[in-house]
């Protein structure tokens, strides 16, 4: 040097699951009609329901000093975190760069 391994940057792929339902506060849109009242949007709280691929958590085979313990995941759980779009995404490529590494 070249492979491999890993870390961080760019780029390009990225799935699922209520655009749920109530309630209050105002704002704006638009109809109607001059009492008002429908309709949409947004904000906040409240129900319930659902997904799992950010991040958390838990276990097996096996190892060990064998009362316990270490150690895995795309498995489970759903704390968080999603559930129109948008954003976020594990993962997986391909470019860049650093570090480590065997004949």
């Nucleotide at each position: 040097a070249c492979g491999u391994c890993g870390a961080c940057g760019c780029a390009g792929g990225g799935a699922g699951a209520c655009g749920c339902u109530g309630a209050c506060c105002g704002g704006g849109u638009u109809c109607a009609a001059g009492a008002u009242g429908a309709u949409c949007c947004u904000g906040u709280c409240a129900g319930g329901g659902c997904c799992g691929a950010a991040g958390g958590a838990g276990c097996a085979a096996c190892c060990g000093c064998c009362c316990c313990g270490g150690u895995a995941a795309a498995c489970u759980c759903u704390c968080a975190g999603g559930c129109a779009a948008a954003a976020g995404g594990a993962c997986c490529u391909g470019c860049g760069c650093c570090g480590a590494u065997a004949a």